[in-house]
RNA sequence: GCCCCCGUAGUUCAAUGGAUAGAACAAGGGACUCCUAAGCCUUAGAUGUAAGUUCGAUUCUUACCGGGGGCA
Repeated sequence: GCCCCCGUAGUUCAAUGGAUAGAACAAGGGACUCCUAAGCCUUAGAUGUAAGUUCGAUUCUUACCGGGGGCA
């Protein structure tokens, strides 16, 4: 330099164009308990950035950014 794959919550993963982006674990709060833990109830938290297509984009297209791999 060229080609391919990936980027969603603190972490691991869903959502294959359609209503409010969902779950587990983790975190905060509550109740329970003599205390702690477990279990129970509850709360907050995310689509890498910018454009484009579309009535509608996490999803499709382009560029850039970041990570991984291959070729030279």
Predicted 3D model of a 72-nucleotide RNA (transfer RNA) from a Patescibacteria group bacterium. Its mean pLDDT, the model's own confidence on a scale to 100, is 81. Its Rfam family is "tRNA". The organism belongs to Bacteria candidate phyla, within Bacteria.